[in-house]
RNA sequence: GGGCCUGUGGCGCAGUCUGGAUAGCGUAGCAGCCUUCUAAGCUGACGGUCGUGGGUUCAAAUCCCACCAGGCCCG
Numbered sequence: 001g002g003g004c005c006u007g008u009g010g011c012g013c014a015g016u017c018u019g020g021a022u023a024g025c026g027u028a029g030c031a032g033c034c035u036u037c038u039a040a041g042c043u044g045a046c047g048g049u050c051g052u053g054g055g056u057u058c059a060a061a062u063c064c065c066a067c068c069a070g071g072c073c074c075g
Stems, first nucleotide, its partner, number of pairs: 001074007010027004020058001030044004051067005
């Protein structure tokens, strides 16, 4: 230098192919219940604008372009 993959709450992931309803699940933390207390279990609420910028569209996490970061391969 070239090619491919990945980037989504604190952490781990799904959703992207085929654009569409309030972006979902687990876990951690928080509150409550339970318990003599803790753990476990149960319930609830909180937490994101999907790596950044731009474009297309009535509508973008999803399609297109550029860039950034990480990983793998080739030279």
A computed fold for a 75-nucleotide RNA from a Candidatus Bilamarchaeaceae archaeon, annotated as transfer RNA.
It matches the Rfam family "tRNA". It is annotated as a transfer RNA.
Taxonomically the source falls in Candidatus Bilamarchaeaceae (Archaea, Nanobdellati, Microcaldota, Candidatus Anstonellales).
Model confidence (mean pLDDT): 82 of 100.